The RNA shown here (transfer RNA) has 72 nucleotides and comes from Gaertneriomyces semiglobifer. It matches the Rfam family "tRNA". Rfam classes the family as a transfer RNA. Lineage of the source: Eukaryota > Opisthokonta > Chytridiomycota > Spizellomycetaceae > Gaertneriomyces.
[in-house]
RNA sequence: GCCCGUAUAGCACAGUGGCAGUGCGUCUCCCUCGUAAGGAGAAGGCCCCAGGUUCAAUCCCUGGUGCGGGCA
Numbered sequence: 001g002c003c004c005g006u007a008u009a010g011c012a013c014a015g016u017g018g019c020a021g022u023g024c025g026u027c028u029c030c031c032u033c034g035u036a037a038g039g040a041g042a043a044g045g046c047c048c049c050a051g052g053u054u055c056a057a058u059c060c061c062u063g064g065u066g067c068g069g070g071c072a
Base pairs, nucleotide, nucleotide: 001071002070003069004068005067006066007065010024011023012022013021018055026042027041028040029039030038048064049063050062051061052060
């Protein structure tokens, strides 16, 4: 330099053109003499950035940036 993949909650990851979710973690409550475990609930994300397509984009297209990989 070229090519491919990837970017979603504090962390690890799903996800689909029209409601953004799971596990762990955090917080509150219940339980207990107390702690842990267990049970119930809650908060937390303009889905990497900028354009484009569309009635509508986290999702499709183009470019950029970061990360990972391949070739030279």